Notes: A computed fold for a 71-nucleotide RNA from a Minisyncoccota bacterium, annotated as transfer RNA. Its Rfam family is "tRNA". It is annotated as a transfer RNA. NCBI's taxonomy places the organism under Bacteria, Bacillati, Minisyncoccota. The sequence is in RNAcentral, with records from ENA. Model confidence (mean pLDDT): 81 of 100.
Formats: sequence, structure tokens, C1' cells
RNA sequence: GCGAGUGUAGUUUAAUGGUAGAAUAUAACCUUCCCAAGGUUAGGACGGGGGUUCGAUUCCCCUCACUCGCU
Repeated sequence: GCGAGUGUAGUUUAAUGGUAGAAUAUAACCUUCCCAAGGUUAGGACGGGGGUUCGAUUCCCCUCACUCGCU
């Protein structure tokens, strides 16, 4: 330099155009003499920009980061 792939919550991971779910972690409360375990509730995410569309995590383009291959 060329090509391919992956980016979603602190972490892991679903959702293939129509309200972004779950687990774990965190906080509060309940339970308990205390801890652990358990239960209830709450907050938190689509890498960035643009385009198509009534509507985009999803389709298209550019870009950023990482990984792999070729040279």
C1' cells in the first nucleotide's frame, strides 16, 4: 500500500427497517443478630459523521479504533 472482518451498558452478549432486551456488575430497599445467599426496584448502551426511508443498531458512503491475510 491492497483486501477482508468486528465495533451495542463497567464486562459478556441478543435484536436482520417499527418502543434496543438479557446476564453480570453498581445503587437503594426487603429478608437475617451480622455476613453470605435470595427477592424487589432503579440508573446506565447501538464507535463518529453523512445519505436513503414515514421510520435506521439494521441498508449505502466516508471516517476512526482493533484483528486477520497479501505485498